The RNA shown here (Bacterial RNase P class A) has 348 nucleotides and comes from Saccharimonas sp. (SeqCode). Its Rfam family is "Bacterial RNase P class A". Rfam classes the family as a ribozyme.

RNA sequence: GCAGUUCAUUAGAUGAUCGCUUGUACCCUGUAUAAGAGGAAAGUCCGGGCAGCAUAGGAUACGACAGCCGCUAACGGCGGCCGGGGGUGACCCUAGGGAAAGUGCCACAGAAACGAUACCGCCGUCUCAAGCUGUAAAAGUGACUGACGGUAAGGGUGAAAGGAGUGGGGUAAGAGCCCACAGCGACGCAUGGUAACAUGCGGAGGAGGUAAACCCUGUCGGCUGCAAGGAGAUGUGCAUAAAGGGCGAUCCGUCCGCAUAUCGCUAUCCGCUUGAUCUGGCGAGCAAUCGCCAGGCUAGAUAGAUGAUCAUCCGCGACAGAACCCGGCUUAUCGAUGAACUGUCAAC
Numbered sequence: 001g002c003a004g005u006u007c008a009u010u011a012g013a014u015g016a017u018c019g020c021u022u023g024u025a026c027c028c029u030g031u032a033u034a035a036g037a038g039g040a041a042a043g044u045c046c047g048g049g050c051a052g053c054a055u056a057g058g059a060u061a062c063g064a065c066a067g068c069c070g071c072u073a074a075c076g077g078c079g080g081c082c083g084g085g086g087g088u089g090a091c092c093c094u095a096g097g098g099a100a101a102g103u104g105c106c107a108c109a110g111a112a113a114c115g116a117u118a119c120c121g122c123c124g125u126c127u128c129a130a131g132c133u134g135u136a137a138a139a140g141u142g143a144c145u146g147a148c149g150g151u152a153a154g155g156g157u158g159a160a161a162g163g164a165g166u167g168g169g170g171u172a173a174g175a176g177c178c179c180a181c182a183g184c185g186a187c188g189c190a191u192g193g194u195a196a197c198a199u200g201c202g203g204a205g206g207a208g209g210u211a212a213a214c215c216c217u218g219u220c221g222g223c224u225g226c227a228a229g230g231a232g233a234u235g236u237g238c239a240u241a242a243a244g245g246g247c248g249a250u251c252c253g254u255c256c257g258c259a260u261a262u263c264g265c266u267a268u269c270c271g272c273u274u275g276a277u278c279u280g281g282c283g284a285g286c287a288a289u290c291g292c293c294a295g296g297c298u299a300g301a302u303a304g305a306u307g308a309u310c311a312u313c314c315g316c317g318a319c320a321g322a323a324c325c326c327g328g329c330u331u332a333u334c335g336a337u338g339a340a341c342u343g344u345c346a347a348c
Base pairs, nucleotide, nucleotide: 001344002343003342004341005340006339007338008337009336010335012313013312014311015310016309017308018307020036021035022034023033024032025031026030038319042330043329045328046327047326048325049324050225051224052223053222057252058251059250060249062221063220064219065218066217067081068080069079070078071077082096083094084093085092086091097216098215102214103213104210105209106208114163119155120154121151122150123149124148125147126146131141132140133139165181166180167179168178169177184206187202188201189200190199191198192197229270230269231268232263233262234261235260236259237258238257244256245255246254277296278295279294280293281292282291283290284289314317
C1' cells in the first nucleotide's frame, strides 16, 4: 500500500425574528427568565419496578427455557469459559438436557425403513434333461428348466439398509459364527480444572436416525396494565350465615358485610418523572458488572408543546417523534471519524 475482523463515536452548525409546552420570579388578563425528543423515542418480543385484585397461597393444567461458572432488581439478556462447526488468520456461527425409560414417525425409490426381510447374486437337495464320456445292455457326469431350502459377505434402491473396520479361521455357500489387532462408547480409576470438560488407562453388558414428534428430567411463570389506580359528606333498610363476590383455565384453600336515598361531580387534581438516574475521578474484576467520592437535575403534554421563516458556512444532512418508568433483544439508518487486531505485497 491493498484486502479484511472486532469495538466505539457522531447524527449539520451559528445567528435573528415570530410562535408553542413546562418550571421559577414579579408590580400576575401579563412580563421577564430557564429548560424543551432518540440512538433507536419504533416493533411491543423478553424481563423487572409500580398499581389493583389477598401480604399472591397449594395442586393440576398450560406455557417458556435447557453445556459450565459468573453478572443482575430480573430475564428467554449479558460476560468469560467448555464442546461442536467454519475461516490461512484476526475472528465468526451454534434450537448445546435425555434416543442406554416408553410410544410414534422415517417421503420417493426399494425385497425390506427397524418384533426385520430376500429382488439380483452365492450355495445345497430334488426334478427336467441338451450335450459329453462310455458300453452288448448298463452306468457316470450334467449346461439349462422348475420346486423346496440355506445365506446376508457382494450388487442394486435410498438422506439413511440391523450399522464395529482390517486380516485370518471356518463353511455347501456365508455371516462377530470364531480368533487377533484397531475404532465408538455408558461406566470405573488416575491427573489437571470451582465446573462444563480435557488427557491417559481399563472397559462387563451395548450399537440406525428423529425430542424444531409425543414424552421424560430440571428451572421459572398467579391475572390484569397508568384508560393501572387514588382523591367526598350525611342518612335509611337487611344481615352476623347462607347466598353472592374478589377469582382469572380447573380444584383446594383463603378473604370480603350487602343494598339503597339525598347533596356534590360527569370535571379537576394526584399518579407524572429524583431515578436499579446522569457526568467526572479513584478502586476491584480477563469481562459482564460492582464499590467509594464529588458534582448535576436534563421534556412531562392530555387533543396532546418541542415548530416556522430568513441569513451565513460545510461534507448539503439518513432512519425517524416521548405519553408511567427502567434493563435487554430485534428491526430501520446519509455520510464521516477513531481504536485495537489479522492476512498479504514491497522496502529497510

Record summary:
A source record names the gene rnpB. RNAcentral holds the sequence, with entries from ENA. Lineage of the source: Bacteria > Candidatus Saccharimonadota > Saccharimonadales (SeqCode) > Saccharimonadaceae (SeqCode) > Saccharimonas (SeqCode).